Model confidence (mean pLDDT): 84 of 100. The part of an RNA shown here (large-subunit ribosomal RNA, domain IV) has 331 nucleotides and comes from a Candidatus Bathyarchaeota archaeon. RNAcentral holds the full RNA, with entries from ENA. Taxonomically the source falls in Candidatus Bathyarchaeota (Archaea, Thermoproteati).

Context: one part of a larger RNA
C1' cells in the first nucleotide's frame, strides 16, 4: 500500500451513480392529533406534536396485616400499579440490547396467493366474478388396441371444454373469407354390391342405384377475425356540420392516448427546475388505440416499473482517522 469486516468526522448535502446502490435518518411505550380520496370497512402507525430516569409527597384502586365496632363498616401499618404536584442529575432516562424514514404523484396487475430447486418473484399463473359451447347419464370429455377405467359415493344450482379476469359504467358495426350447427329439393360422390358385355370362369370395360363429406340454402363474432378512398362546399382566412364520387361484408361507435402501443419524435402547449430526450396535465388525420385477443375507470394492495418534494446522511465534494483479520515487508 491492498483486500476485508466495522467505529468516527469539519463544511456542504445526492453535487456521486443506470438508479439514493450501500449506509444514514426514524423507532419501543403512553397522550394528544390526523388530509385528499373511497367500495363506507378503509386511508391510518397517515402527516405532525408531546411525554418517558432517580428521589420524596399526597390522592385513587388493588393486596397484605393489626386495632375497634361488628350491619354496610371505621382508624393504622406495609407492598405493587397508576395518576399529580414539587425536587435532582446527565450530552442524552424505550440512556445498552432490541426497534417503522415519511409525503405526493402516474404506469401495470384488483386483492392474499402461485413460478423459471441452483442468473429472472414480475405487468407472468392463478383467483373469486363474468361469457360461451358439448351433455339428460350405457351422456358429455378424457384415457385405452380392447376389455376396462377416470370425472363418478357425481347428475344441469352437476361436472367437462374454450374464452376473460374483483367491484362500478359499458361492451358498437360486419357472416363476404376460414371455422362451426343446421337443413334438405337438384348436382357431385370410393369399393363394395346389382345388372350388362367380353364364347364359360375369373381379370378386364361400360351402365345403375347409393354414405358421409363437398356444391347449394341458412344461422352463428364473448367463434378465427376484419372494421376504407378521392374531390368539392360557409362574406377574412382556416376548417368542413353540407355535397358528389369510387368502393366494401361491414367500413372504428363510445371510450382512451405520443399510453408498457407514435416511425416522424427530445411533436406541439402547460407544469415543475437557474437548466428536464425522463415526469406530470392537455392537445389528436392514432407509421400502427379500440370495446371479454375486453375498453375506460378505479378505494384498499405490492421486496413490480416511473418521476417529485422533506428529512437525513463519506454516495460525492475530498478525503481524514480508528480497531480487528488476511496478504505483504523486516527480524
Nucleotide at each position: 500500500c491492498u483486500c476485508u469486516a466495522g467505529g468516527u468526522g469539519a463544511g456542504g448535502g445526492a453535487a456521486a451513480u443506470c438508479g439514493g446502490c450501500a449506509a444514514a435518518u426514524u423507532a419501543g411505550c403512553c397522550c394528544c392529533g390526523u388530509a385528499a380520496c373511497u367500495u363506507c370497512g378503509g386511508a391510518a402507525g397517515a402527516a405532525g406534536g408531546g411525554g418517558u430516569g432517580c428521589c420524596u409527597g399526597c390522592a385513587g384502586c388493588u393486596u397484605u396485616g393489626g386495632c375497634c365496632u361488628c350491619u354496610u363498616g371505621g382508624c393504622u401499618g406495609g407492598a405493587a400499579c397508576c395518576g399529580c404536584a414539587g425536587g435532582u442529575c446527565g450530552c442524552a432516562g424505550u440512556g445498552a440490547c432490541a426497534a417503522g424514514g415519511g409525503g405526493g404523484u402516474c404506469c401495470c396487475g384488483a386483492c392474499u396467493g402461485u413460478u423459471u430447486a441452483a442468473u429472472a418473484a414480475a405487468a407472468a399463473c392463478a383467483c373469486a366474478g363474468g361469457a360461451a359451447g358439448a351433455c339428460g347419464c350405457a351422456a358429455g370429455c378424457c384415457c385405452g388396441a380392447a376389455a376396462g377405467g377416470g370425472u363418478g359415493u357425481g347428475a344441469a344450482c352437476g361436472g367437462c371444454u374454450u374464452c376473460u379476469g374483483a367491484a362500478u359504467c359499458c361492451u358498437g358495426g360486419c357472416c363476404a373469407g376460414u371455422g362451426g350447427c343446421a337443413g334438405g329439393a337438384u348436382c357431385u360422390g370410393a369399393a363394395a354390391c346389382u345388372c350388362c358385355g367380353u364364347u364359360u370362369c375369373a381379370a378386364c370395360g361400360g351402365g345403375g342405384a347409393c354414405a358421409a363429406g363437398g356444391a347449394c340454402u341458412g344461422c352463428u363474432a364473448a367463434a378465427c377475425g376484419c372494421c376504407g378512398g378521392g374531390a368539392g362546399u360557409a362574406a377574412c382566412u382556416c376548417u368542413a356540420a353540407c355535397u358528389c364520387u369510387c368502393u366494401c361484408a361491414a367500413g372504428g361507435u363510445a371510450g382512451c392516448c405520443a399510453a408498457a402501443u407514435g416511425c416522424c419524435u427530445u411533436g406541439u402547449c402547460a407544469g415543475g427546475u437557474a437548466a428536464g430526450u425522463u415526469c406530470u396535465g392537455a392537445c389528436g388525420u392514432g407509421c400502427a388505440u379500440g370495446a371479454a385477443u375486453g375498453g375506460a375507470u378505479u378505494a384498499a394492495c405490492g421486496a413490480g416499473g416511473g418521476c417529485c418534494c422533506c428529512a437525513c446522511u463519506g454516495u460525492c465534494c475530498c478525503c481524514a482517522u480508528c480497531u480487528g483479520g488476511a496478504a505483504c515487508c523486516c527480524g